[in-house]
RNA sequence: UGCUAUAGCUCAGGGGUAGAGCGUUUCAUUGGUAAUGAAGAGGCCGCAGGUUCAAUUCCCGCUAGCAG
Numbered sequence: 001u002g003c004u005a006u007a008g009c010u011c012a013g014g015g016g017u018a019g020a021g022c023g024u025u026u027c028a029u030u031g032g033u034a035a036u037g038a039a040g041a042g043g044c045c046g047c048a049g050g051u052u053c054a055a056u057u058c059c060c061g062c063u064a065g066c067a068g
Stems, first nucleotide, its partner, number of pairs: 001067005008022004016053001024040005046062002049059002
């Protein structure tokens, strides 16, 4: 100096109070397990300010990680 920070994990979303896959819980199915199907829980988006009617999103600073 640049990039990144969003669910337990891996990642989308780039102004109108957030999604997927895997995982997890319950149910169905089976003699039982796995697989499959259905439903649910789980995140106010690293921290603190600014702009805006409205900020995860734009701007400044800080913290942490990665690269130079």
Predicted 3D model of a 68-nucleotide RNA (transfer RNA) from a marine eukaryotic metagenome. RNAcentral holds the sequence, with entries from MGnify. Model confidence (mean pLDDT): 84 of 100. It matches the Rfam family "tRNA". Rfam links the family to the GO term triplet codon-amino acid adaptor activity. It is annotated as a transfer RNA.